Predicted 3D model of a 129-nucleotide RNA (SAM riboswitch aptamer (S box leader)) from an uncultured Spartobacteria bacterium. Rfam family: SAM riboswitch aptamer (S box leader). From the family's description: The SAM riboswitch is found upstream of a number of genes which code for proteins involved in methionine or cysteine biosynthesis in Gram-positive bacteria. Its family is annotated with regulation of gene expression in the Gene Ontology. The coordinates come from a structure-prediction model, not an experiment, and the mean pLDDT is 82.
RNA sequence: UUCUUAUCGAGAGUGGCAGAGGGACUGGCCCGAUGAAGCCACGGCAACCGGUUCGAGGACGCGCAAGCGUCGCGAACGCCAAGGUGCCAAAUCCAGCUUCGGCGCGAAAGCGCCGCAGACAGAUGAGAU
Numbered sequence: 001u002u003c004u005u006a007u008c009g010a011g012a013g014u015g016g017c018a019g020a021g022g023g024a025c026u027g028g029c030c031c032g033a034u035g036a037a038g039c040c041a042c043g044g045c046a047a048c049c050g051g052u053u054c055g056a057g058g059a060c061g062c063g064c065a066a067g068c069g070u071c072g073c074g075a076a077c078g079c080c081a082a083g084g085u086g087c088c089a090a091a092u093c094c095a096g097c098u099u100c101g102g103c104g105c106g107a108a109a110g111c112g113c114c115g116c117a118g119a120c121a122g123a124u125g126a127g128a129u
Base pairs, nucleotide, nucleotide: 002128003127004126005125006124007123008122013042014041015040016039017038021031022030023029025096026095027094028093043088044087045086048084049083050080051079052078053075054074055073058071059070060069061068062067092121097118098117100115101114102113103112104111105110
């Protein structure tokens, strides 16, 4: 860099340096001199990787059998948090493309608003490349 896969309405910030931007993109709407980005220190959240207990017996393997092993599943998000990441305004801040439903405008084509679902894009982990 690219691919696969899981998750994304929860949660968690102070101080120092710095000095004008930031929220991926576009539009909107926000955050920001009562201090943005970035860097540093300390703190925290969470539980992807990791560890661990119990349950039911779903798959596979071994076994003559009893049974055993591995994987998967569940336990209000089982429990833990040393290590590797991640994260600590707002739902991924909202929308963007499509289907469906409702309402409004319009002669119609269609347009607008509201709601649901899906896709795309993005972020993060794990694995591969």